Two RNAs folded together computationally: RNase P RNA and transfer RNA, 448 nucleotides in total. Rfam match: Bacterial RNase P class A. Its family is annotated with dimeric ribonuclease P complex, ribonuclease P activity and tRNA processing in the Gene Ontology. The prediction has a mean pLDDT of 76.
[in-house]
RNA sequence: AGUCGGGUGAUCGCGAUCGGUGAUCUCUUGGGAACACCGCUCGAGGAAAGUCCGGGCUCCAUUGGGCGCGCUGCCAGGUAACGCCUGGGCGUUGUCGGCUUCGGCCGAGUGACGACGGAAAGUGCCACAGAAAAUACACCGCCGAAUCCUCGGAUUCGGUAAGGGUGAAAUGGUGAGGUAAGAGCUCACCGCGCGGUUGGCAACAGCCGCGGCAGGGUAAACCCCAGCGGGAGCAAGGCCAAAUAGGCAGCGAGAGGUGCCCACCUCGACCAAGACGCUGCGGGUAGGCUGCUAGAGAGCGUAGGCGACUACGCUCGGAGAGGAAUGAUCACCGGGACGAAGCAAUUCGUCUCACAGAACCCGGCUUAUAGACU
RNA sequence: GCGCCCGUAGCUCAGUAGGAUAGAGCGGCGGUUUCCUAAACCGCAGGUCACAGGUUCGAAUCCUGUCGGGCGUA
Numbered sequence: 001a002g003u004c005g006g007g008u009g010a011u012c013g014c015g016a017u018c019g020g021u022g023a024u025c026u027c028u029u030g031g032g033a034a035c036a037c038c039g040c041u042c043g044a045g046g047a048a049a050g051u052c053c054g055g056g057c058u059c060c061a062u063u064g065g066g067c068g069c070g071c072u073g074c075c076a077g078g079u080a081a082c083g084c085c086u087g088g089g090c091g092u093u094g095u096c097g098g099c100u101u102c103g104g105c106c107g108a109g110u111g112a113c114g115a116c117g118g119a120a121a122g123u124g125c126c127a128c129a130g131a132a133a134a135u136a137c138a139c140c141g142c143c144g145a146a147u148c149c150u151c152g153g154a155u156u157c158g159g160u161a162a163g164g165g166u167g168a169a170a171u172g173g174u175g176a177g178g179u180a181a182g183a184g185c186u187c188a189c190c191g192c193g194c195g196g197u198u199g200g201c202a203a204c205a206g207c208c209g210c211g212g213c214a215g216g217g218u219a220a221a222c223c224c225c226a227g228c229g230g231g232a233g234c235a236a237g238g239c240c241a242a243a244u245a246g247g248c249a250g251c252g253a254g255a256g257g258u259g260c261c262c263a264c265c266u267c268g269a270c271c272a273a274g275a276c277g278c279u280g281c282g283g284g285u286a287g288g289c290u291g292c293u294a295g296a297g298a299g300c301g302u303a304g305g306c307g308a309c310u311a312c313g314c315u316c317g318g319a320g321a322g323g324a325a326u327g328a329u330c331a332c333c334g335g336g337a338c339g340a341a342g343c344a345a346u347u348c349g350u351c352u353c354a355c356a357g358a359a360c361c362c363g364g365c366u367u368a369u370a371g372a373c374u
Numbered sequence: 375g376c377g378c379c380c381g382u383a384g385c386u387c388a389g390u391a392g393g394a395u396a397g398a399g400c401g402g403c404g405g406u407u408u409c410c411u412a413a414a415c416c417g418c419a420g421g422u423c424a425c426a427g428g429u430u431c432g433a434a435u436c437c438u439g440u441c442g443g444g445c446g447u448a
Base pairs, nucleotide, nucleotide: 001374002373003372004371006333007332008331009330010329011328012327014043015042016041018039019038020037021036022035024033025032026031045355049366050365052364053363054362055361056360057233058232059231060230069229070228071227072226073225074088075087076086077085078084089116090114091113092112093111094110095108096107097106098105099104117224118223122222123221124218125217126216139164140163141160142159143158144157145156146155147154148153172190173189174188175187176186177185191213192211193210194209195208196207197206198205199204237290238289239288240287247281248280249279250278251277252276254267255266256265257264258263297316298315299314300313301312302311303310304309334353335352336351337350338349339348340347341346375447376446377445378444379443380442381441384400385399386398387397393431402418403417404416405415406414424440425439426438427437428436
């Protein structure tokens, strides 16, 4: 880094499809609905997990662009897409080998790791210590001048970042020259920056020239630059459609008084409104059906490619539920632990089988994982 | 399913534009006081800042990933 992640059989139990039987309801023979029983077949994973990314699918929104917000960040490629994967570059660190002025330097058919754009657009922050923390502002030290003086120092002014000291970090490093002492002040090498050129798609690398060197860190601080992102989620969405209430339309001879009722009296019956009853329609709830699993699918072969991966051919496939079934026991085999016997090979007994549990579906990442194998 | 928040001492909480020994109240322990207790006063202990890794000179604080808990919504 990869693969597997107990096996076989029997009995009982659970869920689902299909078939049959029984009784009930509906109904025009037929048929249909739901229930019970029987039979056949099938019934979790490498992570089904976390829900951290990315998509498919569905509905809603949508002229285009900008602001804002979020995410990503070396380069190239793969992919439906990604923050994933592959290859390359650069850096850090180890290993090996060589060289060494012992400080290190160089090289690799070498291992691991890297949130790896920009600090010279701007703003902020850098505690304590330290003279000074970013416009170097001199504590000790070194050097020069002046003054004083007990002749070795003191004071003042100035130069100096080589040395000491502080710190995580002090304004390129080493050596030589130079100087009052110093300093890229000058020179060589290394580092750095800029330009050209060669190789490479590019990141970048090599070579040449120029520049004395210019502003330390922090962007997992704000920010700048570049790229990407419309929102919601299968409880999406589609179809069928009770009861009750409300809506609309149509139809209906009604209201008041006396009265137990029948009955009688009055008003009204043109229009409008309201109540009540019936019928119909539409929205929509419960409920049912669907979406639902054959898909960016897996395995093998061939071809292309360093590779991720892609194309073609063949073969394989059998959970799809509603808050949710996939379990238990026994036997044998396999593995492990413990104990006993035995010189040993081995035998016997007991216990045990990791992490875990589909809920629309995929690609990743992360996390958990006894043990075995390559 | 989707969205959001929290985890600091035994308990309740501060501390979150990083700065060093992480605090407060209650509680606990010891002492003073009292005949004894309570109260009061004095002192002390007690922390893996949920865990792991990273950024940074420096992390409770920033980033990432786990673990646990809670809330909202259909």